Transfer RNA from a candidate division Kazan bacterium, 77 nucleotides, folded computationally. It matches the Rfam family "tRNA". It is annotated as a transfer RNA.

RNA sequence: GUCCCCGUAGCUCAGCGGAUUAGAGCGUUGGUUUCCGGUACCAAAGGUCGGAGGUUCGAAUCCUCCCGGGGACGCCA
Numbered sequence: 001g002u003c004c005c006c007g008u009a010g011c012u013c014a015g016c017g018g019a020u021u022a023g024a025g026c027g028u029u030g031g032u033u034u035c036c037g038g039u040a041c042c043a044a045a046g047g048u049c050g051g052a053g054g055u056u057c058g059a060a061u062c063c064u065c066c067c068g069g070g071g072a073c074g075c076c077a
Base pairs, nucleotide, nucleotide: 001073002072003071004070005069006068007067010026011025012024013023028044029043030042031041032040050066051065052064053063054062
């Protein structure tokens, strides 16, 4: 340099056939239970879906550029 994959909640990820109201597990917080803690159960909070622009009535999802991470191949003295 060329190509490919990934970026979504604090963490690990699903959703990537355009329209349910953006989700799961773990974690956090509160409650019940307990003498206390753990376990168990109940509830809640937490997201400008990496950034910008475009297409569309409508974008996490499609297109372009950029940023970050990983990989394959190539080039150089």
The same sequence occurs in records of 2 taxa. The coordinates come from a structure-prediction model, not an experiment, and the mean pLDDT is 82.